[in-house]
Context: one part of a larger RNA
Molecule: small-subunit ribosomal RNA, 5' domain
Organism: metagenome
RNA sequence: GAACGAACGUUAGCGGCGCGCCUAAUACAUGCAAGUCGUGCGAGAAAGGGCUUCGGCCCCGGUACAGCGGCGCACGGGUGAGUAACACGUAGGUAAUCUUCCCUCGAAUGGUGGAUAACCCUCCGAAAGGAGAGCUAAUACAGCAUAAGACCACGACCUCGUUGAGGUUGCUGCUAAAGCAGGCCUCUACUUGUAAGCUUGCGUUUGAGGAUGAGCCUGCGGCCCAUCAGCUAGUUGGUAGGGUAAUGGCCUACCAAGGCUAAGACGGGUAGCUGGUCUGAGAGGAUGAACAGCCACACUGGAACUGAGACACGGUCCAGACUCCUACGGGAGGCAGCAGUAGGGAAUCUUGCGCAAUGGGCGAAAGCCUGACGCAGCGACGCCGCGUGAGCGAUGAAGGCCUUCGGGUUGUAAAGCUCUGUGGGGAGGGAAGAAUAAGGGCAAGCUAAUAUCUUGCCUGAUGACGGUACCUCCUUAGCAAGCACCGGCUAACUCUGUGCCAGCAGCCGCGGUAAGACAGAGGGUGCAAACGUUGUUC
Numbered sequence: 001g002a003a004c005g006a007a008c009g010u011u012a013g014c015g016g017c018g019c020g021c022c023u024a025a026u027a028c029a030u031g032c033a034a035g036u037c038g039u040g041c042g043a044g045a046a047a048g049g050g051c052u053u054c055g056g057c058c059c060c061g062g063u064a065c066a067g068c069g070g071c072g073c074a075c076g077g078g079u080g081a082g083u084a085a086c087a088c089g090u091a092g093g094u095a096a097u098c099u100u101c102c103c104u105c106g107a108a109u110g111g112u113g114g115a116u117a118a119c120c121c122u123c124c125g126a127a128a129g130g131a132g133a134g135c136u137a138a139u140a141c142a143g144c145a146u147a148a149g150a151c152c153a154c155g156a157c158c159u160c161g162u163u164g165a166g167g168u169u170g171c172u173g174c175u176a177a178a179g180c181a182g183g184c185c186u187c188u189a190c191u192u193g194u195a196a197g198c199u200u201g202c203g204u205u206u207g208a209g210g211a212u213g214a215g216c217c218u219g220c221g222g223c224c225c226a227u228c229a230g231c232u233a234g235u236u237g238g239u240a241g242g243g244u245a246a247u248g249g250c251c252u253a254c255c256a257a258g259g260c261u262a263a264g265a266c267g268g269g270u271a272g273c274u275g276g277u278c279u280g281a282g283a284g285g286a287u288g289a290a291c292a293g294c295c296a297c298a299c300u301g302g303a304a305c306u307g308a309g310a311c312a313c314g315g316u317c318c319a320g321a322c323u324c325c326u327a328c329g330g331g332a333g334g335c336a337g338c339a340g341u342a343g344g345g346a347a348u349c350u351u352g353c354g355c356a357a358u359g360g361g362c363g364a365a366a367g368c369c370u371g372a373c374g375c376a377g378c379g380a381c382g383c384c385g386c387g388u389g390a391g392c393g394a395u396g397a398a399g400g401c402c403u404u405c406g407g408g409u410u411g412u413a414a415a416g417c418u419c420u421g422u423g424g425g426g427a428g429g430g431a432a433g434a435a436u437a438a439g440g441g442c443a444a445g446c447u448a449a450u451a452u453c454u455u456g457c458c459u460g461a462u463g464a465c466g467g468u469a470c471c472u473c474c475u476u477a478g479c480a481a482g483c484a485c486c487g488g489c490u491a492a493c494u495c496u497g498u499g500c501c502a503g504c505a506g507c508c509g510c511g512g513u514a515a516g517a518c519a520g521a522g523g524g525u526g527c528a529a530a531c532g533u534u535g536u537u538c
Stems, first nucleotide, its partner, number of pairs: 001538004006534005013386006019379002021344001026342003030339003035071003040068002048059004078297003088221007097214002102210008110144001112142002119134001121132004151173001154170006179202006188195003223269003230260003235257008272294004276287004299320005322333004350376001352375003358372001359370004389419004399410004423479001424475006433465001439459007482527005487508003493522005503510002
């Protein structure tokens, strides 16, 4: 000199864009943060309103709550405790692998059965919750049929990047499904119109390919200590088996005695890694806040279940610590999600608004959910911009300070005159951010069809921020400047007070009666809505 997620002191007008618990991965009151689908299924209120023959009926309404079932909950969000490791970065391998939803292409979607929740009844319990009996549905569950391909076993041939890859082929075995919704009458049946008919869309099953995501393996790279020198028995390798989507001591049995190490094993300490960030001419050094990628964790420790995917932050089970409820028998909980509280600390924000936009989950859609996100609030925490007036104005006014008493300086500074109106205040207007959805119109495709459906074009709702930004008019120089320093380094000097005292100080040092270094004043210098100090890095 530069920088900062800073803090402290003094001061403080406005705006834009960012950033904001670095400490206790400490404990948490309260609210919200993951639901959705009635076009999968059965059941189905109360209140309210209307009518009434007072029995009831209709609307709300097949609505709400709940249940079975599907998909999601493994994303998004937080934190950095652990981890010196294939955790990360980079370059590869997988002929050793998986991949829900999505896209493309092919085939199929036939027939049957038994349950169970909800519901009703009985019972236990303080509660949380639970037991038994009875009824019922499905795209829930289980058989049967069909079996191209896939898979398994045994063979043959060809190709290749040659461990288990790809292709052709023979035989045997095994394995599948589910419906829902809309429309129509060309064919068939009854002949109004409907259906077991036709058709469209969404699904379901199976196969191939893609895309995306993930698993595993390997080379190389990046901290400190040798006052850590030897370490290792599933250890190193083999055979066989188990396990996994998959290789492998991953695990087990048996066999062998290996494996690592001064190019630092093993041990200890510290630490999430990277793109980057800061500094520096660079080489390098330091660092890893915000943003982005990866990893790990979710009160502590352990475990599996479900699932395409978890050994799962707002799931389950066990153990522990802590907190709470209890009828003492037993139960409930997990903010390192967003706000917020206590505590710790030098120190870090609102228990706000909205799903309008972007994105996500579910849904055919309307839509619902979304503390992701978009915004607003607080904080000079940072960067940037603007203002606190502009021009003229010398009897160089008064006052202050200094003085050699002549004057000098504050100083064009003020006053005064002429203007301007950013910010502030008042009045009026007033956004972009919105793309489209439902619906309507036109065209094309599917089709028997001018129906339905799909696609394209045109039209056509919706704004939290916010009456905000911005624009116009009016108003008055009126409401808006401080902080540090002035001995040298280092830009800036005198007076008074004090008298090695009080004090200053980054280093040198200053102060003991003329202190340019202490304190005050006048003046000056530097920066400026900030200025200094402290801390840390280069």